[in-house]
Context: one part of a larger RNA
RNA sequence: CCCUCGUUUAGGAACUCGGCAAUACAGCGUCCGUAACUUCGGAAUAAGGACUGCCCCAAUUUAUUGGGGCCGCAGCUAAAGAUUUCAAGCGACUGUUUAUCAAAAACACAGGUCCCUGCUAAAUCGCAAGAUGAUGUAUAGGGACUGAUGCCUGGCCAGUGUCAGAACGUUAAGGGGAGAGGUUAGUCCUUCGGGGCAAAGCUUUGAUCCGAAGCGCUGAUGAACGCCGGCGGUAACUAUAACCGUCCUAAGGUAGCGAAAUUCCUUGUCGGGUAAGUUCCGACCUGCACGAAUGGCAUAACGACUUGAAAACUGUCUCAACGAGGGACUCG
Numbered sequence: 001c002c003c004u005c006g007u008u009u010a011g012g013a014a015c016u017c018g019g020c021a022a023u024a025c026a027g028c029g030u031c032c033g034u035a036a037c038u039u040c041g042g043a044a045u046a047a048g049g050a051c052u053g054c055c056c057c058a059a060u061u062u063a064u065u066g067g068g069g070c071c072g073c074a075g076c077u078a079a080a081g082a083u084u085u086c087a088a089g090c091g092a093c094u095g096u097u098u099a100u101c102a103a104a105a106a107c108a109c110a111g112g113u114c115c116c117u118g119c120u121a122a123a124u125c126g127c128a129a130g131a132u133g134a135u136g137u138a139u140a141g142g143g144a145c146u147g148a149u150g151c152c153u154g155g156c157c158a159g160u161g162u163c164a165g166a167a168c169g170u171u172a173a174g175g176g177g178a179g180a181g182g183u184u185a186g187u188c189c190u191u192c193g194g195g196g197c198a199a200a201g202c203u204u205u206g207a208u209c210c211g212a213a214g215c216g217c218u219g220a221u222g223a224a225c226g227c228c229g230g231c232g233g234u235a236a237c238u239a240u241a242a243c244c245g246u247c248c249u250a251a252g253g254u255a256g257c258g259a260a261a262u263u264c265c266u267u268g269u270c271g272g273g274u275a276a277g278u279u280c281c282g283a284c285c286u287g288c289a290c291g292a293a294u295g296g297c298a299u300a301a302c303g304a305c306u307u308g309a310a311a312a313c314u315g316u317c318u319c320a321a322c323g324a325g326g327g328a329c330u331c332g
Base pairs, nucleotide, nucleotide: 001327002326003325004324005323006322007321008320010318011317014316019313029051030050031049032048037042039148053070054069055068056067057066058065059064071075076081083311084310085309086308087307088306089305090303091302095107096106111146112145113144114143115142116141117140123132124131125130149298150297151296152295154228155227156226159225160224161221162220163219164218165217168216169215170214174210175209179205180204181203182202183201186197187196188195189194229247230246231245232244233243256290257287268284269283270282271281272280
C1' cells in the first nucleotide's frame, strides 16, 4: 500500500452524476392513535406515542386482571425480524423478458373495437393421403389494433386499400374463317427459250364478329393505410384581433393537454421551494415538430422503474486516526 472488518472528538450529505455505500432509528407482540385521496375494497403495521423481566397470592371467561415483593446500566435482555414522509412522470394491477453487460416506461394482461368464418367452416401444415382448428359450431374459432377503470374518441372517402355494383369502354387464350399468299393439274399466248391466268388438294397467313376476371366506371367504408393550410387588413392610448378579404384544399387539428419521456431558440417568462436551484413543482402558450383505440386526458391501488424535496441517521465527506485478520513487502 491492497482486501475484509471494527471503533471514533466536533460537524452531519459540506461527498457525489446521484445519500452510491454504510450506520442508526423503528422492529410481524400488547395498548392507544392514524391524514390527504379513494374504484369505499383500501391507503394502513400510515404517521405518531406508551408498555414489555422474574417470584408469590387471589380471581377467572384459560387468556388475562388485581394486590404484594426482588434484581440489574439495561427485562421484545440471545438470534431473527420494515427507515419514514411529501410531490411528479410512466405503466392500471399479479405476471413475462435480452441463460452470460439492459428487468424497464419494453412484452403480456383482463377489458374495448374491427375483419373473416354456417361446418367437408375460416385459418394453418403437407406434393398428396391426411392432420390441427375440434371430438368444438357464431356466448364458437381465426386474424389485426388498442390495453384495468372513469370522461371521451372530432373533421376529411381526393390518393391507397377493402367491400358492393353491373350498363358502357378496354381485354387473353379460344371460337369463327371474309380475304390474301405459296405450290400446280388445266387452259391461253409464244420469237418455242418461255410467259399470263389458275380449279381441287396441301400449305402459310388472316379481318369484321363472339369472348371472363381485372382495369377504367359508379357507390360505400377510418377503432382501414392515412391526412387534418397560407397571406393581408381591422376595435376611440397602446397592444391584441371576436370580425373582414383573398388564395388553395378531400378536409384544414375539435375536446383535452401543452417548454411535456415531445420545446430547437432555452437556463423561455412568472410564481414556489434554497442563503444560492441548467434539475424539480405550479402556471402561461410564442405546440421548431401534442392530439383523440398508430388512442386523448384524468386516475385510487401497485412498482428491486425514473425524477425532485424533507425528517432521522451516519467516516460519503471536512480529514483523517487507531485497531483486528489476510495479502503484498523485508529477513530467516

Source information: The part of an RNA shown here (large-subunit ribosomal RNA, domain IV) has 332 nucleotides and comes from a Patescibacteria group bacterium. The coordinates come from a structure-prediction model, not an experiment, and the mean pLDDT is 83. NCBI's taxonomy places the organism under Bacteria, Bacteria candidate phyla. Its Rfam family is "Bacterial large subunit ribosomal RNA". Gene Ontology terms of the family: ribosome and structural constituent of ribosome.